[in-house]
RNA sequence: GACAAAGGCAAACUCCACCGAAAGGGGAGGGCGCAAAGUCUCCGGCCUAAAGCCUGUGGGCUAAGGAAGCGGGAUUGCCGAA
Numbered sequence: 001g002a003c004a005a006a007g008g009c010a011a012a013c014u015c016c017a018c019c020g021a022a023a024g025g026g027g028a029g030g031g032c033g034c035a036a037a038g039u040c041u042c043c044g045g046c047c048u049a050a051a052g053c054c055u056g057u058g059g060g061c062u063a064a065g066g067a068a069g070c071g072g073g074a075u076u077g078c079c080g081a082a
Base pairs, nucleotide, nucleotide: 001079008034009033013029014028015027016026018025019024032069038075039074040073042072043071044070046066047065052061053060054059
């Protein structure tokens, strides 16, 4: 990527006697979208704040937690004409 084809992923939302302090993740359904919406937090930004620190006891700061479907970067890879 051909007005392609095959195959793939799966947002919101719903559900769960699942994991987590939370953010968030997992599973089932669903399908907004995606040509790397495969993988990796390396950089910027973003979310959370358990532990820790501070405090005027109201709260504040903080990632070693998260998010790859925020952007950049790294890395691997399926199908197929002209």

This is a predicted structure of an 82-nucleotide RNA (c-di-GMP-I riboswitch aptamer) from a soil metagenome. Rfam family: c-di-GMP-I riboswitch aptamer. Its family is annotated with cyclic-di-GMP binding in the Gene Ontology. Its mean pLDDT, the model's own confidence on a scale to 100, is 88. Of the family's consensus pairs, 95% are formed in the model.